RNAcentral holds the sequence, with entries from MGnify. This is a predicted structure of a 374-nucleotide RNA (Bacterial RNase P class A) from a marine sediment metagenome. Its Rfam family is "Bacterial RNase P class A". Rfam classes the family as a ribozyme. Of the family's consensus pairs, 92% are formed in the model. The coordinates come from a structure-prediction model, not an experiment, and the mean pLDDT is 78.

RNA sequence: AGUCGGACCGGUGACCGCGGUCGUCCGUUCCCCGAGAGGUGGACGGGCGGUCGAGGAAGGUCGGGGCUCCACAGAGCAGAGCGCUGGCGAGAGCCAGGACGGGGCGACCUGUCGGUACAGGGCAACAGAGAGAAGACCGCCGAUGGCUGCGAUCGUUCCUCCUCGGAGGGGAUCACGGCACAGGUGAGGGUGAAACGGUGCGGUAAGAGCGCACCAGCGUCGGUGGCGACACCGGCGGCUCGGCAACCCCCGCUCGGAGCAAGGCCAAGCGUGCCGCGGGCUGCUCGCCCGAUCGGCCAGGUGGGCUGCACAGAUGGAUGGUCACCCACGGGACUCCGGUCCUGGGACAGAACCCCGCCUACAAGCCGACUCAC
Numbered sequence: 001a002g003u004c005g006g007a008c009c010g011g012u013g014a015c016c017g018c019g020g021u022c023g024u025c026c027g028u029u030c031c032c033c034g035a036g037a038g039g040u041g042g043a044c045g046g047g048c049g050g051u052c053g054a055g056g057a058a059g060g061u062c063g064g065g066g067c068u069c070c071a072c073a074g075a076g077c078a079g080a081g082c083g084c085u086g087g088c089g090a091g092a093g094c095c096a097g098g099a100c101g102g103g104g105c106g107a108c109c110u111g112u113c114g115g116u117a118c119a120g121g122g123c124a125a126c127a128g129a130g131a132g133a134a135g136a137c138c139g140c141c142g143a144u145g146g147c148u149g150c151g152a153u154c155g156u157u158c159c160u161c162c163u164c165g166g167a168g169g170g171g172a173u174c175a176c177g178g179c180a181c182a183g184g185u186g187a188g189g190g191u192g193a194a195a196c197g198g199u200g201c202g203g204u205a206a207g208a209g210c211g212c213a214c215c216a217g218c219g220u221c222g223g224u225g226g227c228g229a230c231a232c233c234g235g236c237g238g239c240u241c242g243g244c245a246a247c248c249c250c251c252g253c254u255c256g257g258a259g260c261a262a263g264g265c266c267a268a269g270c271g272u273g274c275c276g277c278g279g280g281c282u283g284c285u286c287g288c289c290c291g292a293u294c295g296g297c298c299a300g301g302u303g304g305g306c307u308g309c310a311c312a313g314a315u316g317g318a319u320g321g322u323c324a325c326c327c328a329c330g331g332g333a334c335u336c337c338g339g340u341c342c343u344g345g346g347a348c349a350g351a352a353c354c355c356c357g358c359c360u361a362c363a364a365g366c367c368g369a370c371u372c373a374c
Base pairs, nucleotide, nucleotide: 001371002370003369004368005367006366010326011325012324013323014322015321016320018053019052020051021050022049023048024047025046026045027044028043029042030041032039033038055348059359060358062357063356064355065354066353067259068258069257070256079255080254081253082252083251084097085096086095087094088093098113099112100111101110102109103108114250115249120248121247122244123243137189138188139185140184141183144182145181146179147178148177149176151174152173153172154171158169159168160167161166162165197215198214199213200212201211202210216240217239218237219236220235221234222233223232224231225230263307264306265305266304271298273297274296275295276294277291278290279289280288281287327346329344330343331342332341333340334339
């Protein structure tokens, strides 16, 4: 100077402020009693006094439980979650280890994890000729076939000419070139996240695991070590057919749902409900219709209130601020090296139905182990 683990989470006082609750006083208002004066009680607001008022994680809401409502014979399907190995645990998770990566000189920190993606389906933007038993854009070749130049040979079966034996043309074969038409080529260029192993030698018309050597990978067989994931060693096979399962799918394990905005109680307004009353229709009864300006009853439960609810408490949410001194700490000045003075900041974070467990965050200083530099 750091890394990991652990414990801790500043203290005291004064003043000002916030929320709950209790007592008391005052004001407003309502119900009841009373002839009245007034009185008991409730609600709201205010003053004074007492008392209480965040955390180790109150956080994430991950695993359980309490409490509450809904669902529920059994089985299956669907759906959701989890997924390397061993151990512990009901589980979340913890401890130790493995494989493949990333960071650091290092102590150490950190990401991913079932499936040979040979059970099957599906996907890969843009660019690119071609994206999965792929693909000829440039380039290379053009062996073979095609066209063509020149030469040699063959042959007089075809045509022309003549001095009748040859010449020329055409034809066939061969050699050497040319063209790049068919075609070959996945070495090289180019595109891309990804183009169907790498290097070298041989090979070839040019090339290519086409052949060989070595390397890498995959598969397979055997051995050694480990409880295991797995590691190491050796042999064989040119097998080289890549990626995505956080796309469906497949395999294994697990799983009633919703949550205090649960739920319970009270209950304005509103009613096309019921009864009475009034009015209308009618000669009368029944019946029907109307009634905001009539009365009573009733179910449901909207606005709202209470409860659930706590030795903080809830309500869009109180638990704070300033100053002084002390406490460690950083910076500066002075120093008689004992200290003195000035200044700066004091992490993570904040209850919301309750409890237990787990995980995550956490400055400085303290304790323990370790690393690097001098």